[in-house]
Molecule: transfer RNA
Organism: Kibdelosporangium aridum
């Protein structure tokens, strides 16, 4: 330099192939408890970046970043 795969809350994964971004754990608040733990209820928080297509993009197209693999 080229090719392939991946990139979504703090972490691990979904989103049924373009139509309200969800689940679990974690964090925070509350209930319970003498305290802690456990249990139950609730809350906050994310689509790597910049363009494009579209009524509508996590998803499609182009370029770039980062991670992994391969070729030279």
């Nucleotide at each position: 330099u080229c090719c392939c795969g991946g990139u979504u809350g703090g972490u691990g994964c979904a989103a049924u192939u373009g139509g309200c971004a969800g689940c679990a754990c974690a964090a925070c608040g509350g209930a319970u408890u003498u305290u802690g733990g456990a249990u139950c209820c609730g809350u906050u928080g994310a689509u790597c970046c910049a363009g494009g297509u579209u009524c509508g993009a996590a998803c499609c197209c182009u370029g770039g970043g980062c991670c992994g693999g391969g070729a030279g």